[in-house]
Notes:
This is a predicted structure of a 72-nucleotide RNA (transfer RNA) from Candidatus Iainarchaeum sp. RNAcentral holds the sequence, with entries from ENA. The coordinates come from a structure-prediction model, not an experiment, and the mean pLDDT is 83.
């Protein structure tokens, strides 16, 4: 330098055009003498950045950034 893949709450992750799913973690409550476990509830992501297509984009297209991988 070129090809390919990926980027979504604090972490990991699902989601092939119509207001983003689950787990772990966190907070509150219940349970306990207290902790842990368990149960219930809640907060937390405008989906890497910008542009385009579309009535509508996490999703499709282009550029850029970052990471990984392969080739040179």
């Nucleotide at each position: 330098g070129g090809g390919c893949u990926a980027g979504u709450g604090g972490u990991c992750u699902a989601g092939u055009g119509g207001u983003a799913u689950g787990a772990c973690g966190c907070a509150a409550c219940a349970u306990u003498g207290g902790c842990a476990u368990u149960g219930u509830u809640g907060a937390a992501a405008c989906u890497g950045c910008g542009a385009g297509u579309u009535c509508g984009a996490u999703u499709c297209u282009c550029g850029c950034c970052u990471a990984g991988u392969c080739c040179a």
Record summary
It matches the Rfam family "tRNA". The family's RNA type in Rfam is transfer RNA. Gene Ontology term of the family: triplet codon-amino acid adaptor activity. The source organism's lineage runs through Archaea, Nanobdellati, Candidatus Iainarchaeota, Candidatus Iainarchaeia and Candidatus Iainarchaeum.